[in-house]
RNA sequence: UUCUUAUCCAGAGUAGGCGGAGGGACUGGCCCGAUGAAGCUCGGCAACCGGAUUUACAUUUUUGUAGGUCACGGUGCUAAUUCCAGCAGAAUUUUUAUUUCUGAUAGAUGAGAG
Numbered sequence: 001u002u003c004u005u006a007u008c009c010a011g012a013g014u015a016g017g018c019g020g021a022g023g024g025a026c027u028g029g030c031c032c033g034a035u036g037a038a039g040c041u042c043g044g045c046a047a048c049c050g051g052a053u054u055u056a057c058a059u060u061u062u063u064g065u066a067g068g069u070c071a072c073g074g075u076g077c078u079a080a081u082u083c084c085a086g087c088a089g090a091a092u093u094u095u096u097a098u099u100u101c102u103g104a105u106a107g108a109u110g111a112g113a114g
Stems, first nucleotide, its partner, number of pairs: 001114008013042001016041003022032003026086004043078003048074003051070008082106001087103005
């Protein structure tokens, strides 16, 4: 960097420390921020992968499948639904506009492959 696949309305610091002006991917909006942004770190959340353990079923053993528990290792996350919309369709309304729903696109993260 490309492809495949799963998930994305839950959860996580009321004032932890360092740091000093930006941040929420992009565009538009709307927000957050000197009552302290990004970043680093500590704490925390979760349970994707590995590990440990346990239940059921299958199996000649080995083991496999499905579920539960732990949170030890590898990641991840820790304002607002992925903050909302972006493209298409449906419903509602209809002069225009708006609102709701569904799917796609884009994005993020994990696992696998090149």

This is a predicted structure of a 114-nucleotide RNA (SAM riboswitch aptamer (S box leader)) from Aquibacillus koreensis. The coordinates come from a structure-prediction model, not an experiment, and the mean pLDDT is 82. The sequence was found by an Rfam model in a public genome assembly.